[in-house]
Order: sequence, then C1' cells, then structure tokens
RNA sequence: GCGGAUGGCUGGAUGACCGCGGCGGCGCAAGCUGUCGAGGAAAGUCCGGGCUCCAUGAAGCGACGGUGCCGGGUAACGCCCGGCCGGGGCAACCCGAGGGACAGCGCCACAGAGAACAGACCGCCAUGCAUGCAUGGUAAGGGUGAAACGGUGAGGUAAAAGCUCACCGCGGGACGGGCAACCGGACCGGCAUGGCAAGCCCCACCGGGAGCAAUGCCGAAUAGGGACUUCACGCGGGUCCGGUCCCUUCGGGGAUACCGCCGCAGGGCCGCUUCAGCCCGAGGUCCGGGUUGGCAGCUUGACCCCCGCGCGCAAGCACGGGGGCAGAUGAAUGGUCAUCCACGGGGGCGCAAGCCCCCCGGACAGAACCCGGCUUACAGGCCAUCCGCAUCU
Repeated sequence: GCGGAUGGCUGGAUGACCGCGGCGGCGCAAGCUGUCGAGGAAAGUCCGGGCUCCAUGAAGCGACGGUGCCGGGUAACGCCCGGCCGGGGCAACCCGAGGGACAGCGCCACAGAGAACAGACCGCCAUGCAUGCAUGGUAAGGGUGAAACGGUGAGGUAAAAGCUCACCGCGGGACGGGCAACCGGACCGGCAUGGCAAGCCCCACCGGGAGCAAUGCCGAAUAGGGACUUCACGCGGGUCCGGUCCCUUCGGGGAUACCGCCGCAGGGCCGCUUCAGCCCGAGGUCCGGGUUGGCAGCUUGACCCCCGCGCGCAAGCACGGGGGCAGAUGAAUGGUCAUCCACGGGGGCGCAAGCCCCCCGGACAGAACCCGGCUUACAGGCCAUCCGCAUCU
C1' cells in the first nucleotide's frame, strides 16, 4: 500500500419565529410560566417472561408441540459466553436441524454384473479346441454411479485377493489428562457389519389457554324485561314442608295428581384414572329498554447511562456514588427560514499538506401494556483488533 475477517460507535448541529401533548406552579377563568417529549432497529410477531383474566383443582398416565454435544450465565429461552467434535477457508475466522442406524419399520431413482450381507460387463490367468469359442479361477486394472463390503506400498500368485507384512484406517479392553463433551503414547485384533433419523421412529429434558381490543370501576336501562309455545323431569318426604284443592264454629282439620322445597339416587364439569370441589332442566317465535360514553390499567422497571472497586478467560455477578425517564386515544413530539457540517461532482491557487468558489443533498424508518433476545432493513462517516500478499527501511 492492497485485499480480507471480527467487534463497536454515529447516523446531523445551532439560532429565530410559529404550532402540539404530558407533568408541575400561578390564576375565578381566559391564560401565563417551568420542564420533559420516538428507535437501533420503534419493523417481523419468531422465542422467553412480567402482568391480567379464564378454564374445575392436585397427582399419575396418555396425546400434541418444542429443544437436542459439554460446562457456565440468565427471571427464563429455541438466547448469550467459553469449550469439544465435524465441515469450509492459505489464514484471521465462519457454519453445524451436533443424542440414537445391534429397538423396529422404510428409502437409496436411473445407470450398472452388482446398492446389504450383492456381484462378473470389459479385462487378467489356466486348460481344451483352434484365431475365436467353451470350461474353470479371479475381483488387483478399467467401466457405471452420489455412493461399489477399506487405502498406499511391498511380498506372494498361473493371474489375483488382508493371502502375508509395514504404515494409515476401523474395532476392542486397560492406563493417563480434563468437572465434562472429549483427547492422548504404548498394546491386542475376526484385519472390517454402507448411507439417510432437516424419513417415520426411539431416548432425555421442557411445555395450560387467551391476551391491554387482557381486565376493573362508574354511568346508562318500565328491564335480572314481557307474551306465547315444544320437549324433558328416577325414588322418597304431607303429624316434625309451602303453593294448590275440599271443609270450617276461621282456632283449624283433611287430601297430595301437579308446581315449588328437602333428602337420596342418577347425570355432568376433563383424553383416562384416583382424591377433592362445583353444577343440574333444554329449546323456539314475537315485542321491547339500554350499551358506540367516561375513568383506571398507563408506564419507576429482571430499567437506561457514567464513574469507582472486586470476582470471572468471557457471558456476566456483587457493592458504592452520580445522573436520567413519551404516555397519545383517529392517535402529540411538527412546520418555515438562516448558517454550519458529512458524502459526491466541477473549477481555481499551491511542490505538498491544504485553502477558496459553485452545484448537489443526508439512509432504514414512527412508540400504543412493559421487558430480555433473535431475525430482517440501512445513504454516509468514524474507531479498534486480527489474517494474508507485495514493497521499502
């Protein structure tokens, strides 16, 4: 100097005038005044929670869904940090839907001799007949394919083959290091039992639902409304049940089909079971009142920023000090002007650094219950660290 990788910051500033919303103060009021007022993603609605309400609750099993190496962090997570293994890259770094293929089932098209315990097309070798056939052996060479039941080399053989040997690879037990995932020198060996689980599945762990349009209060209503009608309704209680019916000397007596009440039984609330708790009529047609309002929820938190000190490789954790904070409700936080500034273009001066003038013009984008993450979008500018290449000193 060029190229690359990782992490972080910023993404306009100032002044004037006019206009908005919250909170506070003054004022009878009108109003005046002080102060605060969109994001790193406010976006996607993909995860995890806080909060509110509901579902009967507790426990066990099941279904469904999610996560998936080890350790740590966190309120929690599918997130973050550190590590292990595998893959990509010269490297810095990046990626991983990272448990199980001897629990079972399934798939591997076409091509090819043969694709799970398979296989001889070309070839090689031997024999016979004879110039190309037949038989036998072979799987080292070639071909097909995404993948061919180990690789390289040597020996050996008729030609060959882990047939034998060395190394690699694979498998095994033991030893050592590490919290662990895993890693490692020596030893043994039947010298080999493919791939896919982001196919079903098995294993381990986790998991109610809905959402601020949640929810609560106030206000409102001849109104918890009226009329008609259909179906359903097990047993018992009438001296210590009411309505109802009969009698009455009005004190009461008697009856019990029906309605209500009480008890039992039965049924229901769940995917199933145990325990506990709760509920028990179901519809149809017509008439008709109110409700589109107001207040709360609403913004002080697992909050944000700065400094100090300590622990930790880190993510983070703990302590001390200081500072900060939108709450709208058809939806505020804006508009105009001027100057400056970032980028780009043109011109002039200058050896250069740089200076002057003109033009242009600033990305993605807008809170709505609140947080922790992830993902996506982003003009321009800046900082730090690391890797590679080239050159100079």

Notes
This is a predicted structure of a 393-nucleotide RNA (Bacterial RNase P class A) from a Paracoccaceae bacterium. It matches the Rfam family "Bacterial RNase P class A". The family's RNA type in Rfam is ribozyme. The organism belongs to Paracoccaceae, within Bacteria. Model confidence (mean pLDDT): 76 of 100.